[in-house]
Context: one part of a larger RNA
RNA sequence: UUGGGUUUAAAGGGUCCGUAGGCGGAUUUUUAAGUCAGAGGUGAAAGCCUGCAGCUCAACUGUGGAACUGCCUUUGAUACUGGAAAUCUUGAGUGUGCGUGAAGUAGGCGGAAUAAGUCAUGUAGCGGUGAAAUGCAUAGAUAUGACUUAGAACACCGAUUGCGAAGGCAGCUUACUAAAGCACUACUGACGCUGAGGGACGAAAGCGUGGGGAGCGAACAGGAUUAGAUACCCUGGUAGUCCACGCCGUAAACGAUGAUAACUCGCUGUUGGCGAUACACGGUCAGCGGCCAAGCGAAAGCGUUAAGUUAUCCACCUGGGGAGUACGCCGGCAACGGUGAAACUC
Numbered sequence: 001u002u003g004g005g006u007u008u009a010a011a012g013g014g015u016c017c018g019u020a021g022g023c024g025g026a027u028u029u030u031u032a033a034g035u036c037a038g039a040g041g042u043g044a045a046a047g048c049c050u051g052c053a054g055c056u057c058a059a060c061u062g063u064g065g066a067a068c069u070g071c072c073u074u075u076g077a078u079a080c081u082g083g084a085a086a087u088c089u090u091g092a093g094u095g096u097g098c099g100u101g102a103a104g105u106a107g108g109c110g111g112a113a114u115a116a117g118u119c120a121u122g123u124a125g126c127g128g129u130g131a132a133a134u135g136c137a138u139a140g141a142u143a144u145g146a147c148u149u150a151g152a153a154c155a156c157c158g159a160u161u162g163c164g165a166a167g168g169c170a171g172c173u174u175a176c177u178a179a180a181g182c183a184c185u186a187c188u189g190a191c192g193c194u195g196a197g198g199g200a201c202g203a204a205a206g207c208g209u210g211g212g213g214a215g216c217g218a219a220c221a222g223g224a225u226u227a228g229a230u231a232c233c234c235u236g237g238u239a240g241u242c243c244a245c246g247c248c249g250u251a252a253a254c255g256a257u258g259a260u261a262a263c264u265c266g267c268u269g270u271u272g273g274c275g276a277u278a279c280a281c282g283g284u285c286a287g288c289g290g291c292c293a294a295g296c297g298a299a300a301g302c303g304u305u306a307a308g309u310u311a312u313c314c315a316c317c318u319g320g321g322g323a324g325u326a327c328g329c330c331g332g333c334a335a336c337g338g339u340g341a342a343a344c345u346c
Stems, first nucleotide, its partner, number of pairs: 004317003007300002012314001014201004021194003025088007033081002035077008049065006091191001092188003095184004100179001103177007110154001114150008125136002162169002206247006215241002220236004258313006266291009275281001295302002319346003328339004
């Protein structure tokens, strides 16, 4: 390189938007660029292939042919692709109506629990563990009651549920913002799909500035355990965890499964609509689950939410270690991130 692959063997980008590019629904007309056919020109010689011939053969050589799969010109063909024009509605979008949700942002409010403080009752222990000790307590603890203050998180409902592109989202309520779904089939008329670069978002930890600090708790201290114990257990406890603004840009960012579209038996549960009403229905649309036919798969398994059968576009893989390292470059306040080798070795 051809080819083959990417759930678990190496391999799907964390997610979305989108530029270039690639690809693209139905019908008609036209054009003839791609495509196909004919003709002409050209495609040096040598070489390759081949007929014949010359050196006693062969190598070698001579001569004729074929070939040179290409390019140019020209005449035609028009199914497909492309260009132009027109039309269409099923893809896509808009509208009207219905109803849905822990979707987002900002504000307000609530109760339980915890901790601290004050007062009261009350007296000798409390706490903790496998057992203890450190610790707290006669300067009155623990326990009980009342009041006050503070921060963080929202039991039950709660689910195999729901929403979101992903990360993620859960007390109640208000405002604002966004969205999928269903019904009608009124409107636009291919406006679409994917997407190298690029942009935006992106858990936790970490960083900067300023607040806040109840509980928990890296580091740290002490008590135990142990041969030791820089741990597991216990008593404390700082950063942090929380808020605002700004960075970081990574995760087993997982369904370890890229996006979109079409097609391919069924059963069953459930969420939101629709069929006036009915848990009547092999009803219907969109989701979330379980089990299976065909098929696929090395197997485990997947199986209309495909890992089946196809199409388009993107990303990625090519033995293990060295190594996600070194160097360079880019980004970052830093931490570090992105890109990303080789020698050598098995």